[in-house]
This is a predicted structure of a 111-nucleotide RNA (SAM riboswitch aptamer (S box leader)) from Thalassobacillus pellis. It was read from a public genome assembly, where an Rfam model found it.
RNA sequence: UUCUUAUCAAGAGAGGUGGAGGGUAUGGCCCUGUGACGCCUCAGCAACCUGUAUGCUACAAGGUGCUAAUUCCAGCAGGCUUUUUAUACGAAAAAGCCUGAAAGAUAAGAA
Numbered sequence: 001u002u003c004u005u006a007u008c009a010a011g012a013g014a015g016g017u018g019g020a021g022g023g024u025a026u027g028g029c030c031c032u033g034u035g036a037c038g039c040c041u042c043a044g045c046a047a048c049c050u051g052u053a054u055g056c057u058a059c060a061a062g063g064u065g066c067u068a069a070u071u072c073c074a075g076c077a078g079g080c081u082u083u084u085u086a087u088a089c090g091a092a093a094a095a096g097c098c099u100g101a102a103a104g105a106u107a108a109g110a111a
Stems, first nucleotide, its partner, number of pairs: 001111008013042005021031003026074003043067003047064003050060004071103001076100010
C1' cells in the first nucleotide's frame, strides 16, 4: 500500500515547545494569537485485540487506538412528509425525516 471482516449517536485534557493555520478533498459551518496544527511530558478514555473472573457481562489497561462539534453537516441513490410554483395529466423547486451506497477513520486477520 492492497484485500477481507467488524464498528463508527457513548467515552476521555492539562502543562511545555513553537508561531499560523486546522477540522482528508469540495460546499457549508466551526475551532484558532484568550495560541491552532505538529512534537514532547504527564494524565485520562475503553473501540478492537489481550488477560482475569463468580463468563455473553464486569474488571484490568499489556498492544493498537482515541481524548471540539454524530465520521461536525451535506454531496450519490431510493422512499416518505410538508410547502411553493405550474397544472388536463405528468412535473419542478425548497425544507425535513428514514434507508442504503460511496469516501474516510480504527481494530483484527491476510497478501
The coordinates come from a structure-prediction model, not an experiment, and the mean pLDDT is 79. It matches the Rfam family "SAM riboswitch aptamer (S box leader)". From the family's description: The SAM riboswitch is found upstream of a number of genes which code for proteins involved in methionine or cysteine biosynthesis in Gram-positive bacteria. Lineage of the source: Bacteria > Bacillati > Bacillota > Caryophanales > Thalassobacillus.